The RNA shown here (Bacterial RNase P class A) has 365 nucleotides and comes from a bacterium. The prediction has a mean pLDDT of 78. Of the family's consensus pairs, 97% are formed in the model.
RNA sequence: UGGGGGGAGGAGGCGAUCGCGGACCGGCCCCGCGCCGGUUCGAGGAAAGUCCGGACUCCACAGAGCGGAACGCUGGAUAACGUCCAGGAGGGGUAACCCUACGGAUAGCGCAACAGAAAACAAACCGCCCGCCUCGGCGGGUAAGGGUGAAACGGUGGGGUAAGAGCCCACCGCGGUCCCGGGCGACCGGGCCGGCACGGCAAGCCCCGUUCGGAGCAACGUCAAGUAGGAGAGGGAGGGGCGGCUCGCCCCGAUUCGUCUUCGGACGAGCAACUCUCGGGUAGGCGGCUUGAGGCCGGCGGCGACGCCGGACCCAGAUAAAUGAUCGCCCUCGACAGAAUCCGGCUUACACCUCCCCCCACGGA
Numbered sequence: 001u002g003g004g005g006g007g008a009g010g011a012g013g014c015g016a017u018c019g020c021g022g023a024c025c026g027g028c029c030c031c032g033c034g035c036c037g038g039u040u041c042g043a044g045g046a047a048a049g050u051c052c053g054g055a056c057u058c059c060a061c062a063g064a065g066c067g068g069a070a071c072g073c074u075g076g077a078u079a080a081c082g083u084c085c086a087g088g089a090g091g092g093g094u095a096a097c098c099c100u101a102c103g104g105a106u107a108g109c110g111c112a113a114c115a116g117a118a119a120a121c122a123a124a125c126c127g128c129c130c131g132c133c134u135c136g137g138c139g140g141g142u143a144a145g146g147g148u149g150a151a152a153c154g155g156u157g158g159g160g161u162a163a164g165a166g167c168c169c170a171c172c173g174c175g176g177u178c179c180c181g182g183g184c185g186a187c188c189g190g191g192c193c194g195g196c197a198c199g200g201c202a203a204g205c206c207c208c209g210u211u212c213g214g215a216g217c218a219a220c221g222u223c224a225a226g227u228a229g230g231a232g233a234g235g236g237a238g239g240g241g242c243g244g245c246u247c248g249c250c251c252c253g254a255u256u257c258g259u260c261u262u263c264g265g266a267c268g269a270g271c272a273a274c275u276c277u278c279g280g281g282u283a284g285g286c287g288g289c290u291u292g293a294g295g296c297c298g299g300c301g302g303c304g305a306c307g308c309c310g311g312a313c314c315c316a317g318a319u320a321a322a323u324g325a326u327c328g329c330c331c332u333c334g335a336c337a338g339a340a341u342c343c344g345g346c347u348u349a350c351a352c353c354u355c356c357c358c359c360c361a362c363g364g365a
Stems, first nucleotide, its partner, number of pairs: 001361010012330007020042009029032001044336001048347002051345005056216004068212005073087005088102001089100004103207002108205002110201002125146002127142007154172006173196001174194003178191005220287004226282001230278005238252006256269005294313001296311006331334001
């Protein structure tokens, strides 16, 4: 210098004027959280998808089993997780580094299209070798070669043989309930034994292990109009609606019941309108609501995720729902995108810029 790998940060800046939401202070009045003035705060790295995990709230809950869902190498972190960190194994890359749905295929069932001779138990299409004869076939041997396929029953080399073959040998691979060493462990290294037996798919059912009650801030709590209906007390014979309105029709209620009686009645219960009180619930208000597993700075422990200690800080809280507009200057000319109970993650979207570490190639000193 060119190419590549990993990570961190920013997300147009500054100023002026006007406007909007919250909090606090002051003033004014017709006292409402009303108006005016001032100070201060006012979206994101993803606020998004609502996919996981929790906090919080309400409901449910004897125990066990069946069923279902998610997860699945090891150790750790954490409130918890399907997240993160460190490591192991496998795969990719010259490398930095990246990727992994990474338990079990002798528990059982199932599947393998097309091609191919043959697809899980072995199998002979071509070729090779031996034998026979009617010279082109037949019988036998052979998985080393060709061909098919995603996959063909260990690989390479040598010996061996009629040709071949773990048939034999070396190395590699594979298996072992074996031994030694290292590691908390996954696992790794070495040795010994075994000629190879036990093919693949669990992102098919399944088996094994671990975890798991339901609903969600429109949760939930609280204050509480009007109307309708409910309960209680009072109240007592009228009250209400419609129309073609001096009348007519309809609805609700009384005219009822009980006891006693000197038969005159007395007492009690019941009963519409109306009045008062109570309770549930609706509209609406308030709380929940933002001080929190909080971010920042410093120190310590840890490889790290993270933890502990100290310091100073308060950083949106709306409810039809606020964060915008105009102007000026500058630059690299500005992407994706807008809070709604709150946190920890994951995933997805994203113009451009800055910084750090590492790898490879070439050149120079």